[in-house]
RNA sequence: CGCCUGCAGGGGCAAAUUCGUCGAAAGGCGAAGACGCAAAGCCACGGGCCUACGUCUGGGGGUCGAUGACGAAGGCAGCCGGGUUGCCAGG
Repeated sequence: CGCCUGCAGGGGCAAAUUCGUCGAAAGGCGAAGACGCAAAGCCACGGGCCUACGUCUGGGGGUCGAUGACGAAGGCAGCCGGGUUGCCAGG
C1' cells in the first nucleotide's frame, strides 16, 4: 500500500413516530426519539422507486376522468450496483 474479517476499546450515524419549519407534492432541514448501520460519509452515473405535471388510454355513465402506458429539468445515497474519501482492531 492492497485485499479480507469484525467478538475489544473509544467514538460516529439515526428508521418509525411526534413537534417546529421550508416545499404544490414527493421530500429536505432542526429538535426529541432509536429500528437498525463498518461506510447508514460523500456523488443521482446505470437500474429501480416516489411525487408533480403533460400526452395517450377510456372504467363508469353522460361531458366527469377510475385504471394503465410513456416522459423529470423535482426527489430517495437507510433499494441494488458503480464512483470517491476514510477511523480502530485482527488476518